[in-house]
RNA sequence: CGGCGGACUAGGCCGGGGGGUUCGGCGUCCCCUAUACCCGAAACCGCCGAUAUGCGGGGGCCGAAGUCCGAGGGGCGGUUCCCAAAUCCAGCGGCGGAAGCCGAGAGGAGCCAUGAGCCCCUGUCCCACGGGGCCGGCGGUGGGAGGGGCGGAGCUGAAGGGCUCCGUUAACUCCCUUUGCUCGCCGAACCCCGCAAGGCCCGGAAGGGAGCAGCGGUAGGCGGGACGUUCGGCGCUCGUGGGGUAGCGGGGGCGAGCAAGUCUCGGUGGAAGCCGCUGGAGGAGGGUUCCCACCCUCGGGCGUGUCCGCCG
Numbered sequence: 001c002g003g004c005g006g007a008c009u010a011g012g013c014c015g016g017g018g019g020g021u022u023c024g025g026c027g028u029c030c031c032c033u034a035u036a037c038c039c040g041a042a043a044c045c046g047c048c049g050a051u052a053u054g055c056g057g058g059g060g061c062c063g064a065a066g067u068c069c070g071a072g073g074g075g076c077g078g079u080u081c082c083c084a085a086a087u088c089c090a091g092c093g094g095c096g097g098a099a100g101c102c103g104a105g106a107g108g109a110g111c112c113a114u115g116a117g118c119c120c121c122u123g124u125c126c127c128a129c130g131g132g133g134c135c136g137g138c139g140g141u142g143g144g145a146g147g148g149g150c151g152g153a154g155c156u157g158a159a160g161g162g163c164u165c166c167g168u169u170a171a172c173u174c175c176c177u178u179u180g181c182u183c184g185c186c187g188a189a190c191c192c193c194g195c196a197a198g199g200c201c202c203g204g205a206a207g208g209g210a211g212c213a214g215c216g217g218u219a220g221g222c223g224g225g226a227c228g229u230u231c232g233g234c235g236c237u238c239g240u241g242g243g244g245u246a247g248c249g250g251g252g253g254c255g256a257g258c259a260a261g262u263c264u265c266g267g268u269g270g271a272a273g274c275c276g277c278u279g280g281a282g283g284a285g286g287g288u289u290c291c292c293a294c295c296c297u298c299g300g301g302c303g304u305g306u307c308c309g310c311c312g
Stems, first nucleotide, its partner, number of pairs: 001312008011062004015033005023049005037058004066302009077291002081287003087281009100268007110258002117254008125243008133234004137229003142176005148169009181225006192217004200209003
């Protein structure tokens, strides 16, 4: 110095690229390619500055093994510019002729002297007013006489009681007045009225008194009827005035036609649809500029170190 084996150290590998973002680089985002360690944070961003091609933590493999740069060829993908098909929109032009309308003709039905068609009047309809009808709302008078009730006073009878007067009052009777009457049911348990069995009280008796139930009533309530009403409503009816009348009805006049639909032709009318040109949107696809995953080839830069054992 070279070869083989072992142990180390520096180091290397565990993907790359396009778009977007940014003053610029990388990452988080999207996409392409692909054989392709793990975890954490990162668009209000994270780490950086042409020595920028991530940051923090962990792991595996190789190990002096390699790694970096440039050029060329193939090539996925992206990108710049140009050309540009389909399709859509607008304008213009052309073709096209639908519905509708007018006129002429044809043929068949319809109505019509029991009156076609036209003209005049009118009802039905609307407005205002009045009479009636119907329905509804509202209403229940005021007073006098007698009797009775309630409250009070006087006189009298040794009981019960009797007589008189004043005030008040819805209850019973009569009279006047009013539309202010009437029927049914309820009613005010008692403190509203009358009659009042039995029982109670006074009394020798005659008789009188208070009074429950019950019966009859009053105020009041509810419902019905009639009446009154200077209050309302109405799709009914009668009348007056005005308006309207295209549908339906009535009356009158003249007296022979009337209206609709189908088909054909002519005119008018221009819808849908089709074609072309111009302008715009749109971008299939093609060309071109630049970058490029991945594969191949060539050239160059850096590195090829330390220790131990054996052999030459």

The prediction has a mean pLDDT of 80. This is a predicted structure of a 312-nucleotide RNA (Archaeal signal recognition particle RNA) from Thermococcus aggregans. Rfam family: Archaeal signal recognition particle RNA. Its Rfam clan is "SRP clan". A reference for the family is Wild et al. (2002), "Towards the structure of the mammalian signal recognition particle", Curr Opin Struct Biol. It is annotated as a non-coding RNA gene. The model forms 94% of the base pairs in the Rfam consensus. The gene name in the source record is ffs.